A computed fold for a 1470-nucleotide RNA from Halorhabdus tiamatea SARL4B, annotated as small-subunit ribosomal RNA.
It matches the Rfam family "Archaeal small subunit ribosomal RNA". Clan: SSU clan.
The coordinates come from a structure-prediction model, not an experiment, and the mean pLDDT is 81.
RNAcentral holds the sequence, with entries from ENA and SILVA.
RNA sequence: UCCGGUUGAUCCUGCCGGAGGCCAUUGCUAUCGGAGUCCGAUUUAGCCAUGCUAGUCGCACGGGUUCAGACCCGUGGCAUAUAGCUCAGUAACACGUGGCCAAACUACCCUGUGGACGGAGAUAACCUCGGGAAACUGAGGCUAAUAUCCGAUACGACUCGCCAGCUGGAGUGCGGCGAGUCGGAAACGUUGCGGCGCCACAGGAUGUGGCUGCGGCCGAUUAGGUAGACGGUGGGGUAACGGCCCACCGUGCCCAUAAUCGGUACAGGUCAUGAGAGUGAGAGCCUGGAGACGGUAUCUGAGACAAGAUGCCGGGCCCUACGGGGCGCAGCAGGCGCGAAACCUUUACACUGCACGACAGUGCGAUAGGGGGACUCCGAGUGCGAGGGCAUAUAGUCCUCGCUUUUCUGUACCGUAAGGUGGUACAGGAAUAAGGGCUGGGCAAGACCGGUGCCAGCCGCCGCGGUAAUACCGGCAGCCCGAGUGAUGGCCGCUAUUAUUGGGCCUAAAGCGUCCGUAGCCGGCCAGACAAGUCCGUUGGGAAAUCCACGCGCUUAACGCGUGGACGUCCGGCGGAAACUGUCUGGCUUGGGGCCGGAAGAUCUGAGGGGUACGUCCGGGGUAGGAGUGAAAUCCCGUAAUCCUGGACGGACCGCCGGUGGCGAAAGCGCCUCAGAAAGACGGACCCGACGGUGAGGGACGAAAGCUAGGGUCUCGAACCGGAUUAGAUACCCGGGUAGUCCUAGCUGUAAACGAUGCUCGCUAGGUGUGCCGCAGGCUACGAGCCUGCGCUGUGCCGUAGGGAAGCCGUGAAGCGAGCCGCCUGGGAAGUACGUCUGCAAGGAUGAAACUUAAAGGAAUUGGCGGGGGAGCACUACAACCGGAGGAGCCUGCGGUUUAAUUGGACUCAACGCCGGACAUCUCACCAGCACCGACAAUGUGCAGUGAAAGUCAGGUUGAUGACCUUACUGGAGCCAUUGAGAGGAGGUGCAUGGCCGCCGUCAGCUCGUACCGUGAGGCGUCCUGUUAAGUCAGGCAACGAGCGAGACCCGCACUCUUAGUUGCCAGCAGCAUCUUGCGAUGGCUGGGUACACUAGGAGGACUGCCGCUGCCAAAGCGGAGGAAGGAACGGGCAACGGUAGGUCAGUAUGCCCCGAAUGUGCUGGGCUACACGCGGGCUACAAUGGCCGGGACAGUGGGACGCCAGUCCGAGAGGACGCGCUAAUCCCCGAAACCCGGUCGUAGUUCGGAUUGAGGGCUGAAACCCGCCCUCAUGAAGCUGGAUUCGGUAGUAAUCGCGUGUCAGAAGCGCGCGGUGAAUCCGUCCCUGCUCCUUGCACACACCGCCCGUCAAAGCACCCGAGUGGGGUCCGGAUGAGGCCGUCAUGCGACGGUCGAAUCUGGGCUCCGCAAGGGGGCUUAAGUCGUAACAAGGUAGCCGUAGGGGAAUCUGCGGCUGGAUCACCUCCU
Repeated sequence: UCCGGUUGAUCCUGCCGGAGGCCAUUGCUAUCGGAGUCCGAUUUAGCCAUGCUAGUCGCACGGGUUCAGACCCGUGGCAUAUAGCUCAGUAACACGUGGCCAAACUACCCUGUGGACGGAGAUAACCUCGGGAAACUGAGGCUAAUAUCCGAUACGACUCGCCAGCUGGAGUGCGGCGAGUCGGAAACGUUGCGGCGCCACAGGAUGUGGCUGCGGCCGAUUAGGUAGACGGUGGGGUAACGGCCCACCGUGCCCAUAAUCGGUACAGGUCAUGAGAGUGAGAGCCUGGAGACGGUAUCUGAGACAAGAUGCCGGGCCCUACGGGGCGCAGCAGGCGCGAAACCUUUACACUGCACGACAGUGCGAUAGGGGGACUCCGAGUGCGAGGGCAUAUAGUCCUCGCUUUUCUGUACCGUAAGGUGGUACAGGAAUAAGGGCUGGGCAAGACCGGUGCCAGCCGCCGCGGUAAUACCGGCAGCCCGAGUGAUGGCCGCUAUUAUUGGGCCUAAAGCGUCCGUAGCCGGCCAGACAAGUCCGUUGGGAAAUCCACGCGCUUAACGCGUGGACGUCCGGCGGAAACUGUCUGGCUUGGGGCCGGAAGAUCUGAGGGGUACGUCCGGGGUAGGAGUGAAAUCCCGUAAUCCUGGACGGACCGCCGGUGGCGAAAGCGCCUCAGAAAGACGGACCCGACGGUGAGGGACGAAAGCUAGGGUCUCGAACCGGAUUAGAUACCCGGGUAGUCCUAGCUGUAAACGAUGCUCGCUAGGUGUGCCGCAGGCUACGAGCCUGCGCUGUGCCGUAGGGAAGCCGUGAAGCGAGCCGCCUGGGAAGUACGUCUGCAAGGAUGAAACUUAAAGGAAUUGGCGGGGGAGCACUACAACCGGAGGAGCCUGCGGUUUAAUUGGACUCAACGCCGGACAUCUCACCAGCACCGACAAUGUGCAGUGAAAGUCAGGUUGAUGACCUUACUGGAGCCAUUGAGAGGAGGUGCAUGGCCGCCGUCAGCUCGUACCGUGAGGCGUCCUGUUAAGUCAGGCAACGAGCGAGACCCGCACUCUUAGUUGCCAGCAGCAUCUUGCGAUGGCUGGGUACACUAGGAGGACUGCCGCUGCCAAAGCGGAGGAAGGAACGGGCAACGGUAGGUCAGUAUGCCCCGAAUGUGCUGGGCUACACGCGGGCUACAAUGGCCGGGACAGUGGGACGCCAGUCCGAGAGGACGCGCUAAUCCCCGAAACCCGGUCGUAGUUCGGAUUGAGGGCUGAAACCCGCCCUCAUGAAGCUGGAUUCGGUAGUAAUCGCGUGUCAGAAGCGCGCGGUGAAUCCGUCCCUGCUCCUUGCACACACCGCCCGUCAAAGCACCCGAGUGGGGUCCGGAUGAGGCCGUCAUGCGACGGUCGAAUCUGGGCUCCGCAAGGGGGCUUAAGUCGUAACAAGGUAGCCGUAGGGGAAUCUGCGGCUGGAUCACCUCCU
């Protein structure tokens, strides 16, 4: 003096936990010494075997006995009331402290005075004889005393009279004198001759008894208690006062300042802790009290109601001859029991004390010593030094040499009552001596290893553990303390979480619904008196120990001693002060009250009157519907509804005015008039004179609902009945409708009874509305008018200082102060249970605990979300348009199923022609079968030049194979087995990872620096307005700047210019070749050229630059001109901070785990191609904008040497044969198709459509059976435009047409590209789906796929009620009654009466505890059932009170609250 834990983060409230000290027990461990007021207190004041714990005196006396010393028995005296033990009871004069006894006693001791005369009779021991098992006891006989008795004296007590002397606050006291009555001492013993004793009185001391003020526990769910109870008179009793006891009389006495009752408890000094105040404790030591197995009673004595005395009762134990006896460890040891819990059946009277004694002395489990116990405190040690080796980052470890000896072992001496304790000395030898807890945070010390795998376990709290655990269990290392160290329980502190010091109550727990008022507490100004409080001085007490300081003594310290102080926080005596409080007295007016005045008011009570609407009925008119809803239906209507109109009746209500307007204590109060009652404000030059404030108990009032009785009943309307909605709908919506809603008289007494803010008083900036009153000024239509200012008093808003956790409050405080009351102390259980009071009932008031839990909560922040709001945007949104999918056949992927296997991954967008994944083998991971592989190391009395491994002919076997077998040959150094360890793994983990990728995102966002704001999380900037594709830009603004993204940039394409001209091109010139009858045409073929095209380098061009309009003189937008192109021209590339545990361990890489002769490697065959089905993506179609036949035209991108292939020939064709060129602007693939022209078909399952199947061919390839492609002929299926739903597209786009390429031996319905033809519609919106921004609500933050409520079902736990049952305590009564006391009689025993009375039996009351069939709710418990109540407007806003209903959360009615979102309107404020 803090620290951890509620949150995504923050501040606060609040509790839980941690760190400190002390006490008890306990785990592990342990060398020595000293000191201590430590050691069966806690549970059983339970029970005890055995031994010991109180005797002493011969100088009181008698007797017995011995050789003697001595010893023994008894009488007698003193002591045994101390000491020691314990804490059951006790809430009390028991204790503490102060006072009192004028109401007392006191043995032994001290002081003083005076005495001790004369007599007498017994008795124990002993002797004799009995009884009895014993304990014990009886009879007879003898005897002494300091034993006992009688008399005397001294003396004392009482009564009466006299004196009025003494002390004192007070005389009931004392004293003196006299009289009477009564009582009534002594031991002249003993001696050693000093004494010791005895008696009386007085005093002292000591001890004891009694009274009393004050002080110290809990409970009000204990509010009334009490009959000897309170007092009086008179007695009894006592040492003494007293109802202590008794008789009579009176009816008092105690109590909210807590009586009585219940619970608990010995009290104090002190002790623990704390800065203190406090809180807790009161075992040990000291003082006091009480008790002695539970009770009761008594004797003796100075003292006891006594327990190491007695009697009796009770229960327990023991002995017994059954007749009767004995015992009481809460003394010391010791035992049993109980328990978590506590030692030896030790030594001695040497010390200190006590008893006795003249002394010597005796006795003492008091005491002093020793033993045991780490119980506490204190001290010491477990080594020190040097050198070297190993390992080194250190730490460490090993070796050698030297030193020391506390402790240890041994010996001797001192010491002691004694001793093995202790002290001293000597010898030996580093020898004999270190553990416990912890290491995730708090909290000091491991990001070490192994094991385990939400298991085992740890954890005070938070929390660890689900395969890489710094948190479990071990190892190693480290940290803390150290002869100790941890654990458990308790107390204090921490805790300002009980707050006097020193807290709070709007929203966190907490202001009574409101007012009146009793006790209490508090109280204005001036003066005087007193001195109770208060203060000062002095004085008595407040034990010692304890505590502090200093000094001294044990070697130090602990410990002890001395001196001083402090403490005991207090009580008493005396003297003083007088400010404040108090009391008394007198005065004052400002607090308060009264009186008067006019004014305002939904103030209250009662009576009367009125108004519209509504409902019903009657009359008239009128016709088919009305009503209702999201849509409907139930319902009303042809016996005439709804509607229009005239009238009657009825009950309820009181529009507009009407207003953050008014009044009232609150609840509450609204048509008008009258009567009555009341309060506040304002004004007053009046009166009283502190009369006041608050207010425990108490009383009154108190919305709605509800209850009782009687009325009333129009509307509305719990319950109820229907209709809908729905999965259901005990609801929301609709149609009806009873209680009720209304009145009278009562009851109830609660609400979110709220400003969630108690009442009163004072002080502390302002601004601006509004109500009432008053004053002043101005205006005036003279009105009770209008306007303005000021004062007072209400009622709002904004706001300064200040306060607050913040929200916020802010002269109507939640600021600064004073007084009084109420209330709070983590959440839940619970406003429940029990008890009590109250109510007709429903209920209300008061109001817990067990148990459970680490949070519950307040305010604010960031996000996310909303069946909240606003703005903007997007063809993976809509709208408009075009074309598709979904229906058919086929292709392809996926699921499912099947299978030996149909390998695996991917599952909304963002899996499904995806893994470049078109699989014949290969691929290949799957299945069936066959075969192959261990670098290196160790082991083996293994095999091996007497030939290892390996290879191989033949035969067998096999689908096939020196794989294996048989046989034989070659070969020339290793092999085999086991155990480890490897290679390899398309085995596992994408939730251990890297890398790469998808999606958010065709988005416009994400941040930083400085400053500023906020306690802080955080905000601001990034907001607002306009604008943009854009956080793009402009203007405003506590912000000013900046970065990443956007843009810019890069590539392509569109225009122009320029450079270059081969392999490109050929306009113009020349030539050549081919065709043609010819004119001519064609071929870049040649020379040549570089014009054009093209190719590929460079440059220009577009910037809202220009004009007009809109806009703010902005940014920008719209339109126009020019231009190849116009507002980003178009299309791409790149593309933020991050998120998604998204995908990939099967592309590669890679941690860990696993397999390791198989999960490795190879081969053959099969499978991935299956097929009742479902889904996705495509292709082809369903035809005439078409099909078929013939003829004709125009591209671009690309590719090519294991290749592309010209050309020629063969074939109907696929294709084949020969073969030029080309490593490429050169050669080849390469004749595009849609299109155009002509013909045909004529709406037909067709000359559409081409699936399927048959036959014959071709190509690739070892190999086309499963399972390829192509050609020809034949066959000719479904299908006639496709349900719900759904996809793509905004221009060279969609649609349509073909071409190239990737894959590739073979193969494109796929992917990626290329060109040809070439539209329609919109130029908008936020309705659907989403995204961005602002704002709002939130109980969400793994963030709405969130959170969360209740019944039911299951298990466990504690509790409540409970017929009854068992027990304890206490009170009252009855019976029996041990025994005591008193009285009378008797006195040898005793009898009777009265009274008290333990114990036992019994009846009842109160109270507590246990058990209990059954009933009830509560709490807890990973994945149960039903719903969805609450949190967003939570999908019917929620909540409070009340009433009814319902499986349940809950629903509905009535009244209330905002702690309700949203939009609009009104009003008010700034």